[in-house]
A computed fold for a 335-nucleotide RNA from uncultured Saccharospirillum sp., annotated as Bacterial RNase P class A.

RNA sequence: AGUCGGCCAGGCAAUCGCUGCUUCGAAAGAAGGAGAGGAAAGUCCGGGCUCCACAGGGCAGGGUGCCAGAUAACGUCUGGGCGGCGAAAGCCGACGGAAAGUGCAGCAGAAAGGAAACCGCCGUCCGCAAGGGCGGUAAGGGUGAAAAGGUGCGGUAAGAGCGCACCGCAGUCCUGGUAACAGGGCUGGCGAUGGUAAACCCCACCUGGAGCAAGGCCAAAUAGAGUCCCGUACGGCGUGGCCCGCGCUGGGACCGGGUAGGCUGCUUGACCCUGCGGGUGACUGCAGGGCUAGAUGAAUGAUUGCCCACGACAGAACCCGGCUUAUGGCCGACU
Numbered sequence: 001a002g003u004c005g006g007c008c009a010g011g012c013a014a015u016c017g018c019u020g021c022u023u024c025g026a027a028a029g030a031a032g033g034a035g036a037g038g039a040a041a042g043u044c045c046g047g048g049c050u051c052c053a054c055a056g057g058g059c060a061g062g063g064u065g066c067c068a069g070a071u072a073a074c075g076u077c078u079g080g081g082c083g084g085c086g087a088a089a090g091c092c093g094a095c096g097g098a099a100a101g102u103g104c105a106g107c108a109g110a111a112a113g114g115a116a117a118c119c120g121c122c123g124u125c126c127g128c129a130a131g132g133g134c135g136g137u138a139a140g141g142g143u144g145a146a147a148a149g150g151u152g153c154g155g156u157a158a159g160a161g162c163g164c165a166c167c168g169c170a171g172u173c174c175u176g177g178u179a180a181c182a183g184g185g186c187u188g189g190c191g192a193u194g195g196u197a198a199a200c201c202c203c204a205c206c207u208g209g210a211g212c213a214a215g216g217c218c219a220a221a222u223a224g225a226g227u228c229c230c231g232u233a234c235g236g237c238g239u240g241g242c243c244c245g246c247g248c249u250g251g252g253a254c255c256g257g258g259u260a261g262g263c264u265g266c267u268u269g270a271c272c273c274u275g276c277g278g279g280u281g282a283c284u285g286c287a288g289g290g291c292u293a294g295a296u297g298a299a300u301g302a303u304u305g306c307c308c309a310c311g312a313c314a315g316a317a318c319c320c321g322g323c324u325u326a327u328g329g330c331c332g333a334c335u
């Protein structure tokens, strides 16, 4: 200088508040005890839970994409393979298929996909020469991200897998490995089979929708409807101080419904700690112990004193497993 992993998140005390819980109390209240995070965040994945839909199978749509495992599940994690970066510790990778089909490729360049000869090299003909015609070639130059496998030797007029060796590639067989894959033998000179699939597509696997404002319960009010009972205008209601009068009109109970409001869902859970086992590891088995916010206009705060290394990012709202992002410091291992 760098890489990886782990830990902490100001401490103690006093006073006054705020939100649940437990005990006592008829109540008022009193006492005790608890009260944000490593990310509570973004809401990007996965699962639990709830309601709706649903015979079975298929298509469409969406997602995932090397192999094996972990897990409730995952796009997460662990181990391994291959490729890339780095001197290294280590890190990163949408990492199936381009010999099923379709599409796409700017500029440069002679030629960009069943394609080529601009310069050059070689042969031959014409010409005094410069140069030109025809033919061969693809080693060298030039263009490009990419140019007909690469390097070397032989070979040739010059060249060329034309021949050979090694490397690469393809086919096939053997060995190791659960597998991805690796190693080796043999065969083939290699115009087979250029690139692109976060282009359509093909293949394999997964996949119903909405979300705690889910959903459930109690229940003033009010609309419509049902059952039963009473009543059949001499009753009831309104107007009015009262009577007459005038106007309107059946009444009550129950069921049902579910607005306001209240209760629930709500925190004991794929939980945490310790020990002993299994596994390289993610993780897991057994035993013992622990209880660790639950609000609903929404609490978790304020003041003071002392100390230090002088305190960053940030505030739960159904719960849990991940990922990502923000952020102060300490320790260890390794290069």
Base pairs, nucleotide, nucleotide: 001335002334003333004332005331006330007329008328010307011306012305013304014303015302016301018035019034021032022031023030024029037313041324042323044322045321046320047319048318049211050210051209052208061207062206063205064204065203066080067079068078069077070076081095082093083092084091085090096202097201101200102199103196104195118141119140120137121136122135123134124133125132126131149167150166151165152164153163154162168190169188170187171186172185173184174183175182176181215264216263217262218261226254227253228252229251230250235249236248237247238246239245271290272289273288274287275286276285277284278283308311
Background
The organism belongs to Saccharospirillum, within Bacteria. Rfam family: Bacterial RNase P class A. It is annotated as a ribozyme. Of the family's consensus pairs, 94% are formed in the model. RNAcentral holds the sequence, with entries from MGnify.